A computed fold for a 1213-nucleotide part of an RNA from Rhodovulum sp., annotated as large-subunit ribosomal RNA, half B.
Context: one part of a larger RNA
């Protein structure tokens, strides 16, 4: 000091995140039992009563030949204790609410739940070779089942319900339509080669699947369910209008909730006091109906709130009992260790030093103990960044496959029956205008028609009755009509022949059935093989950029101008300003010409704007295009002519890491313009851009796999790139991780320090103004200067091979910017209570409700209920209630995985102390001879309060209410220190009763075990809730603040020379430590200090005494005295230490070794006090027991007694 136990005065939940833990309850009979309620339960509800032992009696039963015994039930009378389920086994109750219906299941090793599952609902698939799942296939499971069955997905008993949206997204229908692959039919049409015919090649279109669009359906699929204005006779509110948008705009029902940010919403209960809780309101940041909505009775090691009971959780500890610690014997690890000779304060420093610089402390070594450091020990931080790292997970990221389906083919054979292309037949159709009028085209011809017109009848057939009618002419047109040849489109009839196309039917392949054959069932489909579109996080591979005062969010990436740029060129930042991703056939070349903007003028002119004339005006216009620099000799504004906005080279320079940029004379060729010289390879000038690869066009005196050609390719030239991340990783690319994992970083964030002080905090000057008046009694605008290092915060300096974070609890320490309490100044101070200010840090500075809270807020006190620092002191001390990790849930956001400085329930806190610090304990050495004893005290620790009552005195003040300073005294509280006579606790010493059951053979009486079995007392010792005592008078120095005397300075001044008062504060006083206080002291006592020679000084004259120096000898033995070991004990203790004792000598005696007295430390005994109480014995009574004598046991105290131990022939100086 800890663990596991016991025990506890008063209060009883005041602890505390939370009654955690402990305590209490407990069993068997009886009584008696409430709200609800699915009628079963709640219920063992709650709440009470009894219970031992002993006699007699009744009833049953069973056993026994019987006599009689046992056993239950039960009446009735008695006895004893404090306690009769006496131990021990063995529910604490009860009320609200939240989840989640129950039993059940679950993260083996931190999470038992509200999360999984369930009965039970609903949707959706699936007709049997079922679906659905495994498999590569055979093949299996579903199932030896067959819609009351199986499979998948939601939801979660039971009541009462379950609302609108079908615009997206999925699913499911849907003989139209549109897109739409392979093969396979067509074969306009292009090349190629050839004299030609033909023959290569390329291939448009047509005809066609699923899929997608498209119609339409479906929400107990995935989901989703709105804003603005305006209105009623108080105000407010708004049934009521209005308008916008939409798929539909949230009904029932609940509501500050497991969901509400503000929010501790606001009422109303409960409590003195309630951030929690329960009822309500509803302003629902962001409820809501099988991602189920509200309800709900039992039920729950679930979460919350309250109540009774009971308690050491607490106020406040205390006291025993085992083990451990701790000494001793024996055995004997482990993390860790750069080396260690391992101290403080202040400063430095890579910014928190045992190690540096300073200056202070400190002999030397152990051992027991404590954890503040030692940025201590473990674990190459799990947060945070980084990496062209990793894994896994997701999904409308990107590519693939798996699987599923479409269609073709191939296994695959037979009929018909329709559709359709072709060809070939038959009948029909045909409006520009103008014309009699509905001219298809070319042709023939002047007639056609009885081989039978028109027009009507009959009749319903191809008849009959009957002669008339069309052309030519004529007009129009491009073309003329009758007729009769040839044709071309289209439509329609019939026919053939070939493909296909659709239904359908056979059977023989092929499947299934069947033990087998047969027979059945299906059937050219299915099935399987290539080939083909589609769907496709089912699976797999991978991608998701940088810069960044930490990362993300936001910005931003290329090129031009300018300023930062320090007068040469460059030159950086999430510095300041901006602009580009083109234009123009004239805005280009040239020759020629011209001068701007703006002002004045009562100028002409004109309806204002405007135009024109004059005069001044160096550039302030004006250049296509920002902005610089340039330009009037213009590069500015115009006219003519023109294409040099030309081809092929290109010296030489800038300029760049490179790759690319820029300038450019000059040379040929052939041109424009000018008279000429000349100028001209686009435009005042600097932005208008993209390597390389691949691919297209067009040129090509370039190459051509035997040759001759082609194909292909090379050069030239000319095109696709917001590759805009713009020096461009690829043709093609987004997201979680809180299940996370590897490498790394203090190159980078969150904490702490560390710098800065913008912000904060305080002060301080100026003084506008309030303050009736008056700036400073108090208040103090506008502004200015300081200090601090506590907030917010900047930075990124130490520490990512680890510096453990908020709050609580325990110790605490320091400043003072002072909350009480002292002392003072002012006052707008009458007293009294106040305000402000100065000095002062000695001491003090409450308890509780509510929240995890620091803070707040609320309740009762108090003299006051300070503010700060110490790694927002303190986890190698404690808690772990919040924060921050795995499970779960709501709410919101995400399509999802998941995500939320949003909520909500649960959820492993390791370390035997080397060193230094401290807090006690000892050893050794030193202090100059040793030893014992008393003492001083440099130093240093401790103490260090306030209050309120009585007395002064109801006095001083006061108009009155009120109401003192100063000084006196007494009295409780805080604090501390000591102590146990009382009073309390505890008292495993003790005594007594008493259950159970076992032993002593049994009665009787004792013992042992059950927590010391359980209950009742209780010495001694320890102890507080008891009990003393301290907490000062008093001096001396002083602060603030007040004097006296007094000059400098003929005054005045507290000061300058002198003398003074003045605070709980300072220093002594008062208690403690204290010669290890390097000046190591001081007194006293005791022992020792030899011999010899010299020196020196006194007394003296020659020895003696003190000093001091040198050498030498002994230091044998006996004796005193002193510590120590060693043993017996405790007034003391971890272990040491401390304390007390450790006779043995002396005297008689006789006698020569005995004897007797004389020591009280321990233990024994007696005898006293003390504690618990009643043994035995005799009587009584059927008994349980009960009366009397009487005391029994037990003892840590205390005295007494030599009975027993201790009673060393020990070392040392």
């Nucleotide at each position: 000091u800890c663990a596991u136990g016991u025990u506890g005065a008063a209060g009883g939940a005041a602890c505390u995140c939370g009654g955690c833990a402990a305590a209490a309850u407990g069993a068997c009979u009886c009584u008696g039992u409430a709200a609800c309620u699915u009628c079963g339960g709640g219920a063992g509800a709650a709440a009470g009563a009894g219970u031992a032992c002993u006699g007699a009696g009744a009833u049953g039963a069973g056993g026994g030949c019987a006599a009689c015994c046992u056993c239950a039930u039960u009446u009735u009378a008695g006895u004893g204790g404090c306690a009769c389920a006496a131990a021990g086994c063995a529910g604490g109750g009860g009320g609200u609410a939240g989840c989640g219906a129950c039993u059940g299941u679950u993260u083996a090793c931190u999470a038992a739940a509200a999360a999984c599952a369930c009965a039970g609902g609903g949707c959706u698939c699936u007709g049997c070779u079922a679906a659905a799942u495994u498999g590569a296939a055979a093949a299996a499971u579903g199932a030896u089942g067959u819609a009351u069955a199986g499979g998948g997905c939601c939801u979660g008993a039971c009541g009462c319900c379950u609302g609108c949206c079908c615009g997206g997204u999925g699913c499911c229908a849907g003989a139209a339509g549109g897109c739409g692959a392979a093969a396979g039919a067509u074969g306009u049409u292009a090349g190629a080669u050839g004299a030609a015919a033909a023959u290569c090649u390329a291939g448009a279109u047509u005809a066609u699947a699923a899929a997608c669009c498209c119609u339409g359906g479906u929400a107990a699929a995935c989901g989703g369910c709105g804003g603005c204005c305006g209105u009623a006779a108080c105000c407010a509110u708004a049934a009521c209008g209005g308008u916008c948008c939409u798929a539909a705009g949230g009904u029932a029902g609940c509501a500050a909730a497991a969901u509400u940010c503000c929010u501790u919403g606001u009422c109303g209960g409960g409590u003195a006091a309630u951030u929690u809780c329960c009822g309500a309101c509803c302003u629902g940041c962001a409820u809501g109906a099988a991602u189920g909505g509200c309800g709900u009775a039992a039920c729950g090691a679930c979460u919350u709130c309250c109540c009774c009971a009971c308690u050491g959780u607490c106020u406040c500890c205390a006291a025993c009992a085992u083990g451990a610690a701790c000494c001793c014997a024996g055995u004997g690890a482990a993390a860790u260790u750069g080396a260690a000779u391992u101290c403080u304060c202040c400063g430095u420093g890579a910014a928190g030093a045992u190690g540096c610089g300073g200056a202070g402390u400190a002999c030397u070594a152990a051992c027991g103990g404590c954890u503040a450091g030692a940025c201590g020990g473990a674990a190459a931080g799990a947060c945070c960044c980084c990496g062209u790292g990793c894994a896994c997970c997701u999904u409308u990221a990107c590519u693939a496959c798996a699987g599923c389906u479409u269609u073709g083919u191939a296994u695959u054979g037979g009929u018909u029956u329709u559709a359709g292309u072709u060809u070939u037949u038959u009948u029909g159709u045909a409006u520009g205008u103008a014309g009699g009028a509905u001219a298809g085209g070319c042709g023939g011809u002047a007639g056609c028609u009885u081989a039978g017109a028109a027009u009507a009848u009959c009749u319903u057939a191809u008849g009959a009755u009957u002669a008339g009618g069309c052309a030519c002419c004529c007009u129009u047109g491009a073309a003329a009509u009758a007729c009769c040849g040839c044709u071309g489109a289209c439509a329609u009839u019939a026919a053939a022949c070939c493909u296909u196309u659709a239904a359908a039917c056979c059977u023989a392949a092929c499947u299934c059935u069947u033990a087998c054959u047969a027979a059945g069932a299906g059937g050219a489909c299915a099935u399987u093989g290539c080939a083909u579109g589609g769907c496709g996080g089912g699976u797999a591979g991978u991608u998701u950029g940088a810069c960044u005062g930490g990362g993300g969010c936001g910005g931003u990436c290329a090129c031009c101008u300018c300023c930062u740029a320090a007068a040469g060129a460059g030159u950086a930042a999430c510095g300041g300003a901006g602009g580009u991703g083109c234009g123009c056939a004239a805005a280009g070349g040239u020759a020629a010409g011209c001068u701007c903007a703006g002002a004045u003028a009562a100028g002409u002119c004109u309806u204002u704007u405007g135009a024109c004339u004059a005069u001044c005006g160096g550039a302030g216009a004006g250049u296509g295009u920002a902005a610089u620099g340039g330009c009037a000799u213009a590069a500015g504004c115009u006219u003519g002519c023109c294409u040099g906005a030309c081809u092929g080279u290109a010296a030489g320079a800038c300029u760049g890491a490179c790759a690319a940029g820029u300038c450019a004379a000059a040379c040929a060729g052939g041109g424009a313009c000018g008279a000429a010289a000349g100028u001209c390879g686009g435009c005042c000038a600097u932005a208008g851009u993209g390597a390389c690869c691949c691919g297209a066009u067009g040129a090509u005196g370039c190459u051509g796999a035997a040759u001759g050609g082609a194909a292909g390719g090379g050069u030239c030239a000319u095109c696709g790139c917001u590759c805009a991340a713009c020096g461009g990783a690829u043709a093609a690319a987004a997201g979680g991780u809180a299940c996370g994992c590897c490498g790394g970083g203090g190159a980078u964030a969150a904490c702490a320090g560390g710098c800065u002080a913008a912000u904060g905090a305080c002060u301080c000057c100026c003084g506008a103004g309030a303050g009736a008046u008056c700036a400073u009694a108090u208040c103090g605008a506008c502004g200015g200067g300081g200090u601090c290092g506590c907030u917010u915060g900047g930075c990124a300096c130490c520490u990512c091979g680890a510096u453990g974070u908020c709050g609580a609890c325990u110790c605490a320490u320091c400043a003072c910017a002072u909350c009480c309490u002292g002392g003072a100044g002012u006052u707008g101070u009458a007293g009294a209570a106040g305000a402000u200010u100065c000095c002062a840090a000695g001491g003090g500075u409450u308890c509780g409700g509510c929240u995890g809270u620091u803070c707040g807020c609320c309740g009762a006190u108090g003299a006051a209920a300070g503010u700060g620092g110490u790694a927002c002191g303190c986890g190698a001390g404690u808690u772990g209630g919040g924060u921050u990790g795995a499970g779960a849930a709501c709410g919101u956001c995400g399509u999802g995985a998941g995500a939320c400085a949003g909520u909500u329930c649960g959820g492993u806190u390791c370390c035997u102390a080397u060193c230094u610090a401290c807090c006690g304990u000892u050893a050794g050495u030193g202090u100059u001879a040793u030893a014992g004893a008393a003492u001083u005290g440099a130093a240093g620790a401790g103490u260090u309060u306030g209050a309120g009552c009585u007395c002064u005195a109801g006095u001083a003040c006061g108009a009155a209410a009120g109401g003192a300073c100063c000084g006196a005294g007494a009295u409780a509280a805080g604090u501390a220190u000591a102590c146990c006579a009382a009073u309390g606790g505890u008292g495993u010493a003790a005594c007594a009763g008493u259950u159970g059951u076992u032993u002593u053979g049994c009665c009787a009486a004792a013992a042992g075990c059950a927590u010391u079995g359980c209950u009742g007392u209780g010495u001694a010792g320890c102890u507080a809730c008891g009990u003393a005592u301290a907490u000062a008078a008093u001096g001396c120095a002083u602060a603030a603040u007040u004097g006296c005397u007094g000059a400098a300075a003929g005054c005045a001044u507290a000061u300058a020379a002198g003398c003074a008062a003045g605070a709980a504060g300072g220093c002594a006083g008062c208690u403690c430590u204290a010669a290890a206080a390097c000046a190591a002291a001081u007194u006293c006592u005791a022992u020792g200090u030899u011999u010899u020679u010299c020196u020196a000084u006194c007394a003296u004259c020659u020895g003696u005494a003190u000093a001091g120096a040198a050498a030498u000898u002994a230091u044998a033995a006996a004796g005193a005295g002193g510590g120590g070991u060693g043993g017996c004990a405790g007034u003391a203790g971890a272990c040491u230490a401390c304390u007390g004792c450790u006779a043995g000598a002396a005297a008689u005696a006789u006698u020569a070794a005995u004897a007797u007295u004389u020591u009280a430390c321990a233990g024994g005994u007696u005898u006293g006090g003390u504690g618990u109480u009643g043994a035995g014995g005799u009587c009584u009574g059927u008994g349980a027991a009960g009366a009397u004598c009487c005391u029994g046991c037990a003892u840590a105290c205390a005295a007494a007694u030599a009975c027993u131990g201790a009673a060393a022939u020990c070392c040392u100086c």

Overview
It was read from a public genome assembly. Its mean pLDDT, the model's own confidence on a scale to 100, is 80.